[in-house]
Context: one part of a larger RNA
RNA sequence: GGAUGAACGCUAGCGGCAGGCUUAAUACAUGCAAGUCGUGGGGCAGCGCAGUCCCGCAGCAAUGCGGGAUGGGCGGCGACCGGCAAACGGGUGCGGAACACGUACGCAACCUUCCUUCAAAUGGGGAAUAGCCCAGGGAAACUCGGAUUAAUACCCCGUAACAUUACGAGAUGGCAUCAUUUUGUAAUUAUAGCUACGGCGUUUGAAGAUGGGCGUGCGCCUGAUUAGGUAGUUGGCGGGGUAACGGCCCACCAAGCCUGCGAUCAGUAACUGGUGUGAGAGCACGACCAGUCACACGGGCACUGAGACACGGGCCCGACUCCUACGGGAGGCAGCAGUAAGGAAUACUGGUCAAUGGACGCAAGUCUGAACCAGCCAUGCCGCGUGGAGGAUGAAGGUCCUCUGGACUGUAAACUUCUUUUAUUUGGGAAGAAACCCACGGUUUCUACUGUGGUUGACGGUACCAGAUGAAUAAGCACCGGCUAACUCCGUGCCAGCAGCCGCGGUAAUACGGAGGGUGCAAGCGUUAUCC
Repeated sequence: GGAUGAACGCUAGCGGCAGGCUUAAUACAUGCAAGUCGUGGGGCAGCGCAGUCCCGCAGCAAUGCGGGAUGGGCGGCGACCGGCAAACGGGUGCGGAACACGUACGCAACCUUCCUUCAAAUGGGGAAUAGCCCAGGGAAACUCGGAUUAAUACCCCGUAACAUUACGAGAUGGCAUCAUUUUGUAAUUAUAGCUACGGCGUUUGAAGAUGGGCGUGCGCCUGAUUAGGUAGUUGGCGGGGUAACGGCCCACCAAGCCUGCGAUCAGUAACUGGUGUGAGAGCACGACCAGUCACACGGGCACUGAGACACGGGCCCGACUCCUACGGGAGGCAGCAGUAAGGAAUACUGGUCAAUGGACGCAAGUCUGAACCAGCCAUGCCGCGUGGAGGAUGAAGGUCCUCUGGACUGUAAACUUCUUUUAUUUGGGAAGAAACCCACGGUUUCUACUGUGGUUGACGGUACCAGAUGAAUAAGCACCGGCUAACUCCGUGCCAGCAGCCGCGGUAAUACGGAGGGUGCAAGCGUUAUCC
C1' cells in the first nucleotide's frame, strides 16, 4: 500500500447492487416450513342444491312467497382405506487426514420410481380389514372386544416369453475369471380398473435417458521431543450376505501385510471451483455463489421403499425439558421468523405464490418460510448531492506580528444574478405476462399443433415521466517533530500527558492540552484485529 462476513470511537443527506451469529453442533416459548388425488374406494361429519312432507300468507284455482322437517339423488368433502410425493428442496460444518474431495480411467462385478421408444398382455375367482355401528378400559396419550362393508389394498387359479433357473449343442471375440450370439429340453413367474367413451391407467420384457453404487492411478496440513505397527491382521479354499465385487461376515488352511519414498501415533482441518495479495514465483484463506461429502439432542438399530439406515418417520439406551388423577405419557429450530444465553459483534415472530422451480392431480387447482419481494443495519462497492457565476469599503469578528500600522482567515461573507440534481408537493404511470384455462376459428376426429380475443402482478401507485416552490433540506473525521503532505501563539513545567518506530515533556515544547491557521480523505474518517 492492498484486503475483510469485521468490531469500536466521532460523524451522517440520498439512491442502486450486494452482504449480514466468524462465538455456544448451547437451550428453546409461539406460529408457519409437505402435501396432494373424489377421473382408485366405502361412505356422508360439516356446507350447498334438486326432490318429498308439513305449516303460514296471497289467490276461486293453477301457482307464487316465507318458515320447519326430511333428503347420498347431485355438487362437493372432515376423518378413514388406497396411490404418488415425503430420499427433492432448505439448514449446518460435528465428525473425518479418508478414494472424503479434485482429476483421470475402469465395472467382463452393479441398480435406477417417474419420463421416452419398441414388443406383448389386461381371463376367472376368493377371503379380509379400516371407516361407520354397538359395547368397554384410561386423567391423558391412546387402546381392547363384537358385528358389518369397499377398492387401482390383499390372496388364489389360468395363460405367457425375447424374462429367470437348470442341463445340453454350435459360432465369434477376449489378458483372464469369461463375454456376445444362434439353438434344444424342462421348470418358474403377471395384471386393475376408472371414464364425459375422446382417453387416463395397470402388468411383463427390450432399449434409451437421468440419477446413483463400487474399484483404481496421481494430487491432498503439521510433528521423529511419535520407530516400529497389525490378529480378520495378509492371502487362499468353501460358504453366507449384497443391486454388485470384496475378510463385508463366517468355518477351515497358510504366515503373512505396512514401514525411513515416514508406517503407527498425536495434533489440526469439511474438500473443490475459487477469494485476497503479489510483477511473478509464491504465501494466506475457503463468508456469499456453484459442485461434492458429512450430520440432524448424544449413541445404536433396522422397517418401508426404485431410492433412507430417513432433519420436521419408527424402535431401544442415555442426558435434558414438559404434562400427570403418580398408574403413565409427550418432545427434539444445524428449516423461516423469533426468545434466552455466550459475545467486540450480526436483521422482521413481514407480503405473495404474480414470475421461476418443485410435489400431487386429466384438469380446474391445492400445497410450497424453495423462490420472488418488502423491512432493519454506512457492513461493503459504485453513483449523486450539500450549489454555480459575479462580487474588495480586501467589512466586522478572530489569530499573529517588527503593533499610529500591517499580515492571515479571504471572493470567504454581505450583496447582485442564475440553476433546481436532491428535497417538498401536484398529476400521470410501467416492463417484468407468456402460458395454463375460457370463447370463436384453421390443419382437423376437441386428439395434437396453431391463430384471434378474454383472464392472471406480491413488489406497487413502486421505478420512471411531467409541472410547481425555493439556495431552499444536507460535512465531517484524522493529522500537522522525522519517517509523512501540513506552523504559530497561549497554558503546563520529567507534572499532566503523548507515542507505530526513533523518541517528546525538568520555564521560550512546531511532539503534552487549548486556540488560530494549514494538510489529507470525505458521507465518511480514524483506531483495533487478521492476511499478503
Notes:
This is a predicted structure of a 532-nucleotide part of an RNA (small-subunit ribosomal RNA, 5' domain) from a metagenome. Its Rfam family is "Bacterial small subunit ribosomal RNA". Its family is annotated with ribosome and structural constituent of ribosome in the Gene Ontology. The RNAcentral record of the full RNA draws on SILVA. The coordinates come from a structure-prediction model, not an experiment, and the mean pLDDT is 86.